[in-house]
Overview: The part of an RNA shown here (large-subunit ribosomal RNA, domain VI) has 262 nucleotides and comes from Allocoprococcus comes. It matches the Rfam family "Bacterial large subunit ribosomal RNA".

Context: one part of a larger RNA
Order: sequence, then C1' cells, then structure tokens
RNA sequence: CGUAGGAUAUUUGAGAGGAGCUGGCCUUAGUACGAGAGGACCGGGCUGGACUGACCGCUGGUGUAUCUGUUGUUCCGCCAGGAGCAUGGCAGAGUAGCCAAGUCAGGAAGGGAUAAACGCUGAAGGCAUCUAAGCGUGAAGCCCCCCUCAAGAUGAGAUAUCCCAACGCAAGUUGUAAGACCCCUUGAAGACGACAAGGUAGAUAGGGCAGAGGUGGAAGUGCAGUAAUGCAUGGAGCUGACUGUUACUAAUCGGUCGAGGG
Repeated sequence: CGUAGGAUAUUUGAGAGGAGCUGGCCUUAGUACGAGAGGACCGGGCUGGACUGACCGCUGGUGUAUCUGUUGUUCCGCCAGGAGCAUGGCAGAGUAGCCAAGUCAGGAAGGGAUAAACGCUGAAGGCAUCUAAGCGUGAAGCCCCCCUCAAGAUGAGAUAUCCCAACGCAAGUUGUAAGACCCCUUGAAGACGACAAGGUAGAUAGGGCAGAGGUGGAAGUGCAGUAAUGCAUGGAGCUGACUGUUACUAAUCGGUCGAGGG
C1' cells in the first nucleotide's frame, strides 16, 4: 500500500515445512517343519541405541553485584573492625537463570490408492489363460492421519462484537467515535523494530516487610588461657535474580492518528 467504511478478538486451511530409523530379550514354542542336527512364520509383551522436541522436581555444571576463609600491600590516626588493588588476588561452598551428563515425551496405531507379486471370473482361441471387458489381495514407498507455519490464498476467505457528526451543489474538508499509537514503568520477549504485562479506577519495576534458598556461627560484650585461640550470648550475622504482601518511589501532565461508504 492492497484486501471498496473504520476497528478489536476468534478462526477456516489452498499451500509449505517437519517427523518417518533400528537392535536385543521373553512368550507363542523347543511347537509347525525335519531322520537328526537344528528350528520358524503369524501374534502378544518388555527393554535398549542413535536422532528430535520440551523442561529444571531429581543428579550435576556454570553462577565476575551471594556467604565464608586466607596471602601480600596501600588506606580509614592507632587497637579492634573494615575498604581498595593483586586473573573474581587465591581458595571452599552456592539461589535464580542458562544448561546436560539429568528428567519426560516422540517415531506408532489406523484409513485410501498402488508397485513387484499372488489371485477370482473370463473370452478372443468349444480347451487353457490374473486381462482383452470386469473384480480382489498386496510394501519401511505414495495420499491422508501426527506436529509447525499459513488469507499478499491479489482467488486477499469466515464468525462474533464495537463505532455512526458537521460543513459543502459536488469534489471534498474539519473535528471526532470505536480503536490505536507517541511517551513512561517493565518482562523467564528481545540486536533494533517487534511481542507480552502495566501506566494511579494501578502490583509494571524499584524499595519496604515476611518467607524460601545460600553461606556457616557476625560485631560487641562476658568467660577460660601468658598467648595463639577457644567457649557463651546465638542455626548467629549477612544475603543477586526466587515466593507472598505492601502504593513508600517512579509509570505525572499531556500529545498524535483514526470512519462517514453501499
């Protein structure tokens, strides 16, 4: 821009893409078959491999704004207690998120038309013949079925709901409606646009409060010890992303676009 008014939701599916793999074991059954040795079809069940998708409850990895220990040095006047720098200084743990080595799921089943092949009926050609007319069975393959996208499918589809002025002879113009955007607070959304949640009639983010989880026993004081240090106060103190709650802070005030058709 189009989809012959403007919108908001929900959809149909022409078409396109994806998937399509396979081993072993048990049973049927030591049966059919076979002199024996050996050893099934058909059917039923279980369990793997590789691949693919999703997820983070479990097992773990990472976790550079979490906690702790600790070396050197500089600084906070000194002690104590801390801060900066040294690969996050080094080391031990570790929430959320992300992830696999972790967990779950998938290939199926079913329908249709067929290939090779196997048949029925059956003439030409009194017989025979699956074929000439006609009718069947039949594959991991084909078309459906399963998953995803999809009306620019210009063949532009469908359903539900919302909106209905003025001025002009007309062409049209203007302000609006429903609705949308700008702007702002943001996000398990994201390169930017986009998408999604919100904007005081509000839990969108931050903060506060409570909790979970993590770390692992704070500072100060007291006690014991010459001291290093230990014990008590006390599962203490601290704590990013998690859960709940709370308008304390910030989403203020505003602006723009947007129908008049048949």
The full RNA is in RNAcentral, with records from ENA.
Its mean pLDDT, the model's own confidence on a scale to 100, is 88.